[in-house]
Molecule: transfer RNA
Organism: Coriobacteriales bacterium
């Protein structure tokens, strides 16, 4: 330098056939339970889906470009 994969909640990830309202588990907080704690049960908070632009009535999802992370190639003449 070229190519591929990847970026979604504090962490690990689903969703990537364009519209269902952005979700799960763990974690955090609160409540129930308990003598207290843990476990268990219930609830809540937490995201402008890596940045910018475009297409579209409508984008996490499609297109362009940039950035971070991971991987491969860099052969013959």
């Nucleotide at each position: 330098g070229c190519c591929c994969c990847u970026a979604u909640a504090g962490c690990u990830c689903a969703g990537u056939g364009g519209a269902u309202u952005a979700g799960a588990g763990c974690g955090u907080u609160c409540g129930c339970c308990u003598c207290c704690g843990g476990a268990g049960c219930g609830a809540a908070a937490g995201g402008u889906c890596g940045a910018g632009g475009g297409u579209u009535c409508g984008a996490a999802u499609c297109c362009c470009c940039c950035u971070g992370g991971g991987g491969g190639c860099a052969c013959c003449a």